[in-house]
RNA sequence: CCUCGAUAAAGGCAAACCCGCCGCGAGGUGGGGACGCAAAGCCGCGGGUCUCCUCUACGGAGACAGCCGGGCCACCGAA
Repeated sequence: CCUCGAUAAAGGCAAACCCGCCGCGAGGUGGGGACGCAAAGCCGCGGGUCUCCUCUACGGAGACAGCCGGGCCACCGAA
């Protein structure tokens, strides 16, 4: 340095749900709260799911990074 991830150490993030706000909506955001996470840090690149346009088709616009894959950066150091 790369891979890897422990009954290690220091920490970190925050599901569902509740309240407030934003949005047509999926959902986002602030606070509370912890199901969990070794990338649950970042990126909508590929797939997927969901919403709206609008009922079909050709489609179009959006959302989800804690759905999967991929890319980038990264704490610690047992086997």
Annotation: Predicted 3D model of a 79-nucleotide RNA (c-di-GMP-I riboswitch aptamer) from Rubrobacter sp. It matches the Rfam family "c-di-GMP-I riboswitch aptamer". Rfam describes the family as follows. GEMM was predicted in a large-scale screen for bacterial structured RNA regulatory elements. Rfam links the family to the GO term cyclic-di-GMP binding. Its mean pLDDT, the model's own confidence on a scale to 100, is 87. NCBI's taxonomy places the organism under Bacteria, Actinomycetota, Rubrobacteria, Rubrobacteraceae, Rubrobacter. It was read from a public genome assembly, where an Rfam model found it.